[in-house]
RNA sequence: GGGCCGUUAGCUCAGCUGGUAGAGCGACAGACUCUUAAUCUGUUGGUCGGAGGUUCGAUCCCUCCACGGCUCACCA
Numbered sequence: 001g002g003g004c005c006g007u008u009a010g011c012u013c014a015g016c017u018g019g020u021a022g023a024g025c026g027a028c029a030g031a032c033u034c035u036u037a038a039u040c041u042g043u044u045g046g047u048c049g050g051a052g053g054u055u056c057g058a059u060c061c062c063u064c065c066a067c068g069g070c071u072c073a074c075c076a
Base pairs, nucleotide, nucleotide: 001072002071003070004069005068006067007066010025011024012023013022019056026044027043028042029041030040031039049065050064051063052062053061
């Protein structure tokens, strides 16, 4: 340098054919318990990496950029 994949909640990850963004963990509150832990219930939580384009409508399609990974090539 080429090709491919990924970027979604604090963390780890889902998200179907473009049509109201989700789970587990965490955090917070409550129940239970002598207390803690465990368990249960509820609550909380998002510029969907950035910019632009297509569309009535974009996390999803197209282009560019950023970051990360895999792989190939080159140099030595």